A computed fold for a 329-nucleotide part of an RNA from a metagenome, annotated as large-subunit ribosomal RNA, domain IV. Rfam family: Bacterial large subunit ribosomal RNA. Rfam links the family to the GO terms ribosome and structural constituent of ribosome. Its mean pLDDT, the model's own confidence on a scale to 100, is 87. The full RNA is in RNAcentral, with records from SILVA.

Context: one part of a larger RNA
RNA sequence: GCAUUGUUAAGGAACUCGGCAAACUGACCCCGUAACUUCGGAAUAAGGGGUGCUGGAGUAGAAUCCAGUCGCAGAGAAUAGUCCCAAGCAACUGUUUAACAAAAACACAGGUUUCUGCUAAAUCGAAAGAUGAAGUAUAGGAGCUGACACCUGCCCAGUGCUGGAAGGUUAAGGGAAAGAGUUAGACGCAAGUCGAAGCUUAGAACUAAAGCCCCAGUGAACGGCGGCCGUAACUAUAACGGUCCUAAGGUAGCGAAAUUCCUUGUCAGGUAAGUUCUGACCCGCACGAAAGGUGUAAUGAUUUGGGAGCUGUCUCGACAAUGUACUCG
Numbered sequence: 001g002c003a004u005u006g007u008u009a010a011g012g013a014a015c016u017c018g019g020c021a022a023a024c025u026g027a028c029c030c031c032g033u034a035a036c037u038u039c040g041g042a043a044u045a046a047g048g049g050g051u052g053c054u055g056g057a058g059u060a061g062a063a064u065c066c067a068g069u070c071g072c073a074g075a076g077a078a079u080a081g082u083c084c085c086a087a088g089c090a091a092c093u094g095u096u097u098a099a100c101a102a103a104a105a106c107a108c109a110g111g112u113u114u115c116u117g118c119u120a121a122a123u124c125g126a127a128a129g130a131u132g133a134a135g136u137a138u139a140g141g142a143g144c145u146g147a148c149a150c151c152u153g154c155c156c157a158g159u160g161c162u163g164g165a166a167g168g169u170u171a172a173g174g175g176a177a178a179g180a181g182u183u184a185g186a187c188g189c190a191a192g193u194c195g196a197a198g199c200u201u202a203g204a205a206c207u208a209a210a211g212c213c214c215c216a217g218u219g220a221a222c223g224g225c226g227g228c229c230g231u232a233a234c235u236a237u238a239a240c241g242g243u244c245c246u247a248a249g250g251u252a253g254c255g256a257a258a259u260u261c262c263u264u265g266u267c268a269g270g271u272a273a274g275u276u277c278u279g280a281c282c283c284g285c286a287c288g289a290a291a292g293g294u295g296u297a298a299u300g301a302u303u304u305g306g307g308a309g310c311u312g313u314c315u316c317g318a319c320a321a322u323g324u325a326c327u328c329g
Base pairs, nucleotide, nucleotide: 001324002323003322004321005320006319007318008317010315011314014313019310027051028050029049030048031047036041038147052069053068054067055066056065057064070074082308083307084306085305086304087303088302089300090299094106095105110145111144112143113142114141115140116139122131123130124129148295149294150293151292153225154224155223158222159221160218161217162216163215164214167213168212169211173207174206179201180200181199182198185194186193187192226244227243228242229241230240253287254284265281266280267279268278269277
């Protein structure tokens, strides 16, 4: 010097990104215990008091009571909650990145949509077969949401899905018209021309499903949810009007938010002083209703702000112990 540990005057978070770390609290008995609440909780809330030993009374034994008595200290050492207020997120217990992330992520009960009538759908497998299931729609598969409370608005134009079948388009197949090649033969002096049947080739019309076009439905399907101008007897603002576009122009609720760029927005609270925090406002760059909206008791090794207590975190260091480094051997 380093590591681990202990003590520390006065102050007590002034430290620091942040009370990180440490300290305080701690057992049992008695008293007492708020908001809020899903009436279960919250709760060991908070906040107080007591605790040894001897003798006696008391008791089944305790409890309890009386008298006395020792110490600085009686849960005499060790083990054994710090607490409160407010907000965000997630209802909860649970699960997770074995070895940098434990969370607001995943799951969850509940909600809802959709498929599936049993040789089920779905899945694995060239197949046999198996899972589903020795189950049968109060069942099984898939998707989204995520307790509970109050709710869940408008748009079906595009994409998807479901249904429809009049019309258009449309494959193989069926169908076989016209044609082509070949030649018995006919014609011709010849060159050549024509050419039945058969065979070969090629193949029009017509027929012909689903699909697509088309017509409807469907958003807890993928998704989407406007602009400009004017107007009230101060000003300002615009309940109101006009106009363009659209499938329809964002409803309720919430809102500088885990979302707000400008921004440390403005006002209020808290502080002597507050880019954080809380309550409002609404000008929402770019919230918004099951990629759910808004609340919410309880819960959380969760995140944020404040307070009490407590402390070597600090003012600002100091001392001590053990181990090691270091010196000698």